[in-house]
RNA sequence: GGUUUAUAAAGAAAGAGGGAGAGAUUAGGCUCUACGAACUCUUAGCAACCUACUAAACGCUACUGAAAGCAAGGUGCUAAAUCCUAACCCAAAAUAAAUGUGGGAACUAUAAAUU
Numbered sequence: 001g002g003u004u005u006a007u008a009a010a011g012a013a014a015g016a017g018g019g020a021g022a023g024a025u026u027a028g029g030c031u032c033u034a035c036g037a038a039c040u041c042u043u044a045g046c047a048a049c050c051u052a053c054u055a056a057a058c059g060c061u062a063c064u065g066a067a068a069g070c071a072a073g074g075u076g077c078u079a080a081a082u083c084c085u086a087a088c089c090c091a092a093a094a095u096a097a098a099u100g101u102g103g104g105a106a107c108u109a110u111a112a113a114u115u
Stems, first nucleotide, its partner, number of pairs: 001115008013043005021032003026086004044078003049074003053069002088104004
């Protein structure tokens, strides 16, 4: 890097370095940013995907099982709904058409498994 599955309106920031951009991509918005962006490091925190640990119900001689809990370890995350909308498909209604509404997919991100 590819594939599969799951999740994505909740939650959680300070310091040091750095020095102009950032919010994934395209388009349109909007926002953050010299009262210091990206990025790096440290510390703190959030969360509960994986591991560890505890463990109700049911079942059992026992092994086992696993709702739930915990937060030590592996990741992740800590402006705004994945910041918002569009881009593809479907549905019902209206329309000459544009368009609006609802749902889904795709994309992206993260985790786990696999290759």